[in-house]
């Protein structure tokens, strides 16, 4: 820009304007103006024709809306008891007469709307007479019935009849929403007779008569809804919709009613009632936008109070013409569809700038700028239509188009970027703010939030929301299911319904072919044309139906007439059975009663108690009573439809199987509703009651015990009769029929055969196991199907709410059957897999228990931790796996903490720049606690002579034991030195996954052997390494008296189930033995699989990010880490006689040593001092103790024990006050073997005894090593703890420290009930009853006709009656 389209809500209320008028060629009257005359006051003619009036036609069309309507309203196909103005064709006619009335004039009432009375007048208004081709009535004779004129002279009209066309009325078949928690509805109802009424049929209306009519093929009722052509979607079948355009219907403020008319019960007419609004003089009146604009209101939301009758169409008119918010156009809205543009080419210094960065770069990006072009669009100017048929006439419109000029000029947004789904980085934020269609993001490194850069999609649009279809095979007609996921009625009988064996003839309803009619136009598909193209539009063809009619066909289904026997049934013969009902009978056992024997318990339990018992129980013998149930037989045996049925006998009775093939001749299958049966419990009435036994009582158990266990015990259990009608009523598998591999049992028949009870073979009916094909999500099913088909029924459609509420119905009740919604969740569920777990099972290990030894837990002290305290008591570690741990050693230092005082490019590192020669360094002296500041005087090094090193200055930067071990590396703990953890290929499974790795043995071991759809391999185990034990050999410093080789250091040998016996599977291996120093891994060590614990550590180190920078950095003095009501952990020393003390005496090993170990000698009670030989070490040095011998102590808070304290000393160190260790003397606390509980250890081990060493100036009850003395016990694997393998269950997977149920408390939401209160809708009964039609109408009024008149006839009105809206 073009073409379309625009109140989906309040059929809510409407101001204002317009939307239906026209005809003077039907009629009367005739204003203004013009003209004529004039006495200029005016007047009469002529012309003119307005407004209003009578009359004709139109106003029933066109336009709007969808409230009502589930209906012959619509659609489609038929039918006719009917009407049809204007239009067309045809036939006939139009003669004569009469009385009024509006306008107008006058009077009166009223605010108005309007009305009343008197008087005048015309007509194509009204009436009468005549005529009647024709029409109506009547069997007929016959009777009745019309008209209008005007004119410009062309014509236009009028009356009656016949026909046509068009439009309409009525009837019928079929089609067509939902609810059965609406199942029965109906009195003008259904039909008849006779009337009335209508254009016309008819209960349409009325009187009478009869009692019919409709309904599970859904009547009646509720709720929702205008219908169709069509539109959207979909492969289709379907599903959803009914805007614009076309057809039909209905409505016009709400309800009712008629009038006029060809046509209305009438959108812009009338009357009445009601609600609302407006006017009013309060007496009365007026109004109806769901016409076009427009206003208010409602709402998420929908336009101008525009132009024109130029075109198309409509009304009137002879016509000119008038009217036309129909219509043609314009305006507004990206609301939709279609089209066009916002520039094109070139352009790398890859500009500036932005973003990011591993700092190299990358990216926006040829993008921009620049240069060269073009002008769709835009602006200006000019020209300028078609739409208009002979003529006039263009709202749109100076529009479309065309020409010229100008200038890249006038023109880009929006959503997204975790996956689905195309597109990624940075910063901010820190479970906050926020996002989100689903899954889900966000708790300090967010591609998911926000922003930015970049990218992706679409583009004058883009995104969101709502709705519909699709995807959804997720309501399955096409096209699903029901063993366990939702789903087979508890079972049968069986009406309706559905389906139905073989064969022959007929028929033609279904079916099918052809012909024909219709299925409006638009729309859809195809072809062709017109706007530049497209959207749009014109022409042609086609498609579109459970359609009507006609003519054929006869296979199949149906119908009909026959026939048949294979389905079904009958008959005959035989058979099995806990099938059912009734009656009778039997034995065993329990209990009770009587009598006897007999004496103290019995009974019961995990253990007990309540209970029973000396008034004699239990036990035992005999006898009796009564009720219930029927051992053995007994069996995945039998029977029954299911529930169910079990002693024996009798009677009655149902079903089933086999054999024969005589009879009937499809009689069949299934089955909504209906009817019957239906365990247990329960209910009603009446009996019965031995045992058992809800409720209840008591005893136990227990935290409690409303339970489990025990002692009692009432209903009930039993019988009869009547109810109830449920269940895991299960094979979780509806019934019937047919077909589809085998094998092995069992029960009941029959046949054949061998034959002794019996066996074998075959064949029917039942009942089981396993299994092929096939099926199944898998598990599994598999001739007894969950396979393959057929027929019919029932049922399902996410979980919860809920098999609940309400309603209905059944029941005596309990309750049953039928059966929702609100609300809420994103799952609920099935089968299988891998783990984990189990107060599941099996097998097996470990100082795990048991058997032992020594301890801990009590005391004092040491050390660590918690807590508390403090200026600080630095930090970390926290069940096992923190707590003598980091720390192999805090007086200062360490040191990270606190207080006080200093420094700020810094205590330390690096590169570049500038400066510096008495520079750097050292430094008397002053101040100060020190650090530090000032500083006399002193005074360098290398050099290629440029300088370097050093110092100073400023700018980068240093520094941080600050945070995050949940951002990390590395290292470590633990399960656990447990025997496991995996892979390749193959095989199995749809898959997760399995197999291998399981199983049978065996081992310390997934160690080895065997088997085996597995075959191999890897990381672990073992071995290889170190050390101790035996031997040989080499070397020999040291050692010892030569030489030797105790010894030291190397090298080698030795042990492998190698040998024998037995067991075992001719295996692996195990048990025993020999030999040997050592024997089955010889002892010890190092060595720690895949992984688990977000285990520990940012404070050892390293490191991302964050934080800090005159401080969280750094220096220094002092203090603190050493505190102390208390609690815990780990140790030491003890409590004593297996001991303490004294004296004497014997025997080690590992290690260390030059800033060191330090001998002898001397001093000291001692710690120690002095001394300094020797030793850089097998050379020198560092003193073993328990033990043994003798003596003493004599059971005590001691000759035990040593804490604490006083005092005197020693050592290290700058310095022992806070705060070291040691010694002497004195002091002499608790403690007399330790509650619950708990730890270590299986042999040179535990226990006891001492020794060395690292750290270290000094400080060891701790750590790590070393030797000396040197036991006890292990029946065994039930239990505790931990672990391994297999198996099983699982609702667990953060994996049992899991998951999860119910009550209560508080609040919120949804629903049910509730004494009642209130509204809406509908039905029925009654009262009053408007307008109005119809009927009556004796009173009143009254021009036309008759009559001379009186009067009559006809008519109108009041009034009355039926019906009747609203109201009550």
């Nucleotide at each position: 820009g073009g073409c379309g389209u625009g109140c989906c809500u309040a059929a809510c209320a409407c101001a204002u304007g317009c939307a239906a008028g026209u005809c003077g060629a039907g009629g009367g009257a005739g204003a203004a103006g013009c003209u004529c005359c004039u006495u200029c006051g005016g007047g009469u003619g002529g012309u003119g024709g307005a407004a209003a009036c009578c009359g004709g036609c139109g106003c029933a069309c066109g336009g709007g809306u969808g409230a009502g309507u589930a209906a012959c309203a619509c659609g489609u196909a038929g039918c006719u008891a009917c009407c049809u103005g204007c239009c067309c064709c045809g036939a006939a006619g139009a003669g004569g007469g009469g009385g009024a009335u509006a306008a107008c004039a006058g009077u009166u009432g009223g605010a108005a709307a309007c009305a009343a009375c008197u008087g005048c007048u015309a007509a194509u208004a009204c009436c009468c007479c005549a005529u009647a081709a024709c029409c109506u009535c009547g069997c007929g004779a016959g009777a009745g019935g019309a008209a209008a004129g005007c004119u410009c002279c062309g014509g236009c009209g009028c009356u009656u009849c016949g026909g046509g066309a068009u439009g309409g009325g009525g009837c019928u078949g079929c089609c067509a929403a939902u609810c059965a928690u609406c199942a029965g509805c109906u009195a003008g109802u259904u039909g008849g007779u006779g009337g009335g009424g209508u254009a016309a049929c008819g209960g349409c209306c009325c009187a009478c008569c009869a009692u019919g009519g409709c309904g599970a093929c859904g009547a009646c009722g509720g709720c929702u809804a205008g219908g169709g052509g069509a539109c959207c979607u979909g492969a289709g079948a379907g599903g959803g919709u009914g805007a614009c355009c076309c057809c039909c219907c209905a409505c016009a403020c709400u309800g009712g009613a008629a009038c006029u008319g060809a046509g209305a019960c009438a959108c812009g007419g009338u009357c009445c009632a009601g609600a609302c609004u407006c006017c009013u003089a309060c007496g009365g009146g007026a109004g109806g936008c769901a016409g076009c604009a427009g206003u208010g209101a409602g709402g998420a939301a929908u336009a101008u109070u525009g132009c024109a009758c130029a075109a198309u169409g409509g009304g009137c008119g002879c016509a000119a013409g008038c009217c036309u918010g129909a219509u043609g156009c314009a305006g507004c809205g990206a609301c939709g569809c279609c089209g066009c543009g916002u520039g094109a080419g070139u352009g790398a210094a890859g500009a500036a700038g932005g973003g990011u960065u591993u700092c190299g770069g990358c990216u926006c990006g040829u993008a921009a700028a620049g240069c060269u072009c073009u002008u769709u669009u835009c602006u200006g100017c000019g020209u300028g239509a078609c739409g208009a048929g002979a003529g006039u006439g263009g709202a749109c419109g100076g529009u479309a188009g065309c020409g010229c000029a100008g200038g890249a000029a006038u023109a880009a947004g929006u959503c997204u970027c975790g996956g689905c789904u195309a597109a990624c980085u940075a910063c901010g934020u820190g479970c906050c703010a926020g996002c989100a269609g689903c899954c889900g993001c966000g708790g300090u490194a967010a591609a998911a939030c926000g922003u930015a850069g970049g990218a992706g999609g679409c583009g004058a649009g883009c995104g969101u929301u709502a709705u519909c279809c699709g995807g959804a095979g997720u309501u399955a007609c096409u096209g699903g299911g029901c063993g366990u996921a939702a789903a087979g009625c508890g079972c049968g009988u069986g009406c309706a319904g559905g389906c139905g064996g073989g064969u022959u003839g007929g028929u033609a309803a279904g079916u099918u072919a052809c012909u024909u009619a219709u299925g409006a136009a638009a729309g859809c598909u195809c072809c062709u044309g017109g706007c530049u193209a497209a959207a749009c539009u014109a022409g042609g063809a086609g498609a579109g139906g459970u359609u009507g009619a006609g003519u054929g066909a006869a296979a199949c289904u149906g119908c009909u007439a026959g026939c048949c026997u294979a389905g079904a049934g009958u008959g005959g013969a035989u058979g099995a059975g806990a099938g059912g009902a009734a009656g009778a009978u039997a034995g065993a056992a329990u209990u009770c009663c009587g009598c006897g024997u007999g004496u103290a318990g019995u009974g019961g339990u995990g253990a007990a108690a309540u209970g029973c018992g000396u008034a004699g129980a239990u036990a035992u013998g005999c006898g009796g009573a009564g009720g219930a149930a029927u051992a053995c037989c007994a069996g995945u045996g039998g029977c029954g439809a299911a529930g169910g049925c079990g002693a024996u006998c009798u009677u009655c009775u149902g079903g089933c199987a086999u054999c024969c093939a005589a009879c009937u001749g499809a009689c069949g299958c299934u089955c909504a509703g209906a009817c019957g049966c239906g365990a247990a419990a329960g209910c009603a009435u009446g009996g019965g009651u031995a045992g058992c036994g809800a409720a209840c009582g008591g005893g136990a158990u227990u935290a409690g015990a409303a339970a489990c266990c025990c002692c009692g015990g009432u209903a009930g259990u039993c019988c009869a009769u009547g109810c109830c009608c449920u269940g895991g009523a299960c094979g979780a598998u509806g019934u019937a029929c047919a077909c589809u591999a085998a094998a092995c049992g069992u029960c009941c028949g029959c046949a054949g055969u061998c034959a002794u009870u019996g066996g074998c073979u075959g064949u029917g009916a039942g009942u089981g196991u396993c299994g092929a094909a096939g099926c199944c999500a898998a598990c599994g099913c598999g001739a007894u199907a969950a396979g393959u088909g057929u027929a019919c029924c029932g049922c399902c459609u996410g979980g919860g709410g809920a098999g609940u509420a309400c309603g209905g119905u059944c029941g005596c009740a309990a309750g049953g059957c039928u059966a929702a919604a609100a609300c809420u969740c994103a799952a609920a569920g099935g089968a299988a897999u891998u783990g984990a777990c189990g107060g599941g099972g099996g097998c097996c290990c470990g100082c795990a228990c048991a058997a032992g030894c020594a301890g801990c837990g009590g005391a004092g002290c040491g050390u660590g931790u918690g807590g508390u305290u403090u200026a600080a008591u630095u930090c970390g570690a926290g069940g096992a796996u923190a707590c003598g741990c980091g720390a192999a050693g805090a007086a200062c230092c360490u040191u990270a903490c606190c207080u006080a005082g200093g420094u700020u490019u810094g205590a330390c590192a690096u590169a570049a720049u500038a400066g510096u020669g008495g520079u750097a360094g050292g430094g008397a002296a002053c101040c100060g606690a020190a650090a530090g500041c000032u500083g006399a005087g002193u005074g360098a090094c290398c050099u290629u002579c440029g300088g370097g090193a050093g110092c100073c200055a400023a700018a980068g930067c240093a520094g941080g034991u600050g945070c995050u071990g949940c951002a990390u590396g590395g290292u470590u703990g633990u399960c656990g030195u447990c025997a496991g953890c995996u892979c390749g290929u193959g095989c199995c499974g749809u898959g997760a996954g399995g197999u291998g790795u399981u199983c049978g043995g065996u081992u310390a071991a997934g160690u080895c052997c065997g088997c085996a759809a597995a075959c191999g391999a890897g990381c672990g185990c073992a071995a290889c390494c170190c050390u101790c034990g035996g031997u040989g050999u080499u070397a020999g410093u040291u050692a010892c008296a030569a030489g030797u080789g105790u010894c030291u250091a190397g090298c080698a040998c030795g042990a492998c189930u190698g040998c024998c016996c037995g067991u075992g599977g001719c295996a692996a291996a195990c048990g025993g033995g020999a030999g040997g120093a050592a024997g089955g891994u010889g002892g010890g060590g190092a060595u720690g699989a895949c992984g688990u614990c977000a285990a520990a550590u940012c404070a050892g180190c390293a490191u991302g990010g964050c934080c800090u920078u005159u401080a969280u950095a750094u220096c220094c003095a002092g203090g603190g880490c050493u505190a102390c009501a208390c609690a815990c952990a780990c140790g030491c020393u003890a409590c004593a006689a297996u001991g303490g003390c004294g004296c004497g005496u014997a025997c080690a090993a590992u290690g260390g040593g030059u800033c060191g170990c330090g001998a002898a000698g001397c001093c000291g009670c001692g710690a120690g001092g002095u001394g300094g030989a020797g030793c850089c070490a097998a050379u020198c040095u560092c003193g073993a103790a328990a033990g043994c011998g003798c003596g003493u102590c004599u059971a005590a808070g001691u000759u035990c024990g040593g804490a604490u304290u006083g005092u005197a000393g020693g050592c290290u160190g700058c310095a022992a006050c806070u705060c070291g260790c040691c010694u002497g003397c004195a002091u002499g606390a608790a403690g007399u073997c330790g509650g619950a509980g708990u730890u270590g250890c299986u042999a040179g081990u535990a226990a006891c005894c001492g020794u060395g060493u690292a750290u270290c100036a000094g400080c060891a009850c701790g750590g790590c090593a070393c030797g000396g003395u040197g036991a006890a016990u292990a029946c065994g694997u039930u239990c505790c703890c931990g672990g391994g393998c297999c198996u099983u269950g699982u609702a667990c997977a953060c994996a049992c420290c899991g998951c999860c149920c119910g009550u209560c408390a508080c609040g919120u939401c949804a629903u049910g009930g509730a004494a009642g209160c209130u509204g809406a809708u509908u039905a029925c009964g009654c009262c009053u009853g408007a307008a109005g039609u119809c009927g009556g109408g004796a009173a009143g009024c009254c021009a036309a006709c008759c009559g001379a008149a009186a009067g009559g006839g006809a008519g109108c009105u009041a009034c009355c009656g039926c019906c009747g809206a609203a109201g009550g």
Small-subunit ribosomal RNA from an uncultured prokaryote, 1368 nucleotides, folded computationally. Its mean pLDDT, the model's own confidence on a scale to 100, is 85. Its Rfam family is "Bacterial small subunit ribosomal RNA".